A computed fold for an 87-nucleotide RNA from an uncultured Bacteroidales bacterium, annotated as transfer RNA. The prediction has a mean pLDDT of 81. It was read from a public genome assembly. Its Rfam family is "tRNA". By type it is a transfer RNA. Its family is annotated with triplet codon-amino acid adaptor activity in the Gene Ontology. Clan: tRNA clan.
[in-house]
RNA sequence: GGAGAGAUGGCAGAGUGGUCGAAUGUACCGCACUCGAAAUGCGGCGUACUCUUACGGGUACCCAGGGUUCGAAUCCCUGUCUCUCCG
Repeated sequence: GGAGAGAUGGCAGAGUGGUCGAAUGUACCGCACUCGAAAUGCGGCGUACUCUUACGGGUACCCAGGGUUCGAAUCCCUGUCUCUCCG
C1' cells in the first nucleotide's frame, strides 16, 4: 500500500428496515433461605437532558458525522479505532 471482518447498557453478546433503547448471560443492589456464609430462588439494575414535592414519567442516545426512507442499531457514503490475511 491492497483486501476482509468487527465496534450494541459495567463486561460478554443476540438482534440485519417497523412489534427494540435493547433478548440472553454475567457482574452489581435488595429480599428470602442459613447460626453465618456460599449455592439457590424472587425482584431490581444503562447514560444524558427534562417534567414532578415525591413516587413516577417524557425525549434522545447502538464508534463519529452525513445521506436514503413514512420509518435506520440494521441500507449507502466518509472518517476513527481493533483484529485477520496479502504484498